The RNA shown here (Lysine riboswitch aptamer) has 169 nucleotides.
It matches the Rfam family "Lysine riboswitch aptamer". Rfam links the family to the GO term lysine biosynthetic process. The family has 47 seed sequences and 3,224 matches in Rfam 15.1.
RNA sequence: GGUUAUGAUAGAGGCGCGGCUGCCAAGAGUACCCACCGCCCACCCGGCAGACACCGGGGAUGGGGAAAGGGGCUGCCGCCGAAGGACCGUUUGCCUGUCUGGGCGGCGGGGCCUGGGCCGCCGGAGAACAUCCGGCGGACUGUCACGAAAGUGGUGCGCUGUCAUGACA
Repeated sequence: GGUUAUGAUAGAGGCGCGGCUGCCAAGAGUACCCACCGCCCACCCGGCAGACACCGGGGAUGGGGAAAGGGGCUGCCGCCGAAGGACCGUUUGCCUGUCUGGGCGGCGGGGCCUGGGCCGCCGGAGAACAUCCGGCGGACUGUCACGAAAGUGGUGCGCUGUCAUGACA
C1' cells in the first nucleotide's frame, strides 16, 4: 500500500427538508355593526351525529365591514432521517349542556414506513379549482451493485472522503 469489519469525523444529492419574519391572495363584500321598513303564533334553519334540553337566527333596502383555521412567495436561520406519515398507549384542550359515539389540536413516549423532488389518477382533509396527507402509476434524479454497452436490480440501518482499531492475503 490492498480487501474487509467496527467506531469517530467531514461531506454530497436539488424544483432538497424544517422553523420564523414580512408581504400577498383566498376566506368575503361573508360574520358582525348601524339606519329604516316588515315580521314577531306557528313553521323553518344553525350550534359535529343521534335523543332530550338550551341558545341564536330568519325577509328587503341603504351605509360600514373583519378575523381565525388552511395557503403562496420573499428574506433570514437551522439543516441533509433533513424531515414527513399512519398506527398504539399516556396526558391535556376544543367542537352549547348531558349521555353514547365521532372529529380536530397541544406536550411527551413506542415500534413501524418513506433515498429525493416532479407529473397524472383515485381516496381523505379543506369554504376552495388553494394547499396538505395517503395509495397506485410514470418519467427524472442521487447513490450502490452487476454489465463491454444498452440496461437491470437495490435503497438513507444507504453512499463518498479522512482518521483510528481489529482481521485477512
The sequence was found by an Rfam model in a public genome assembly.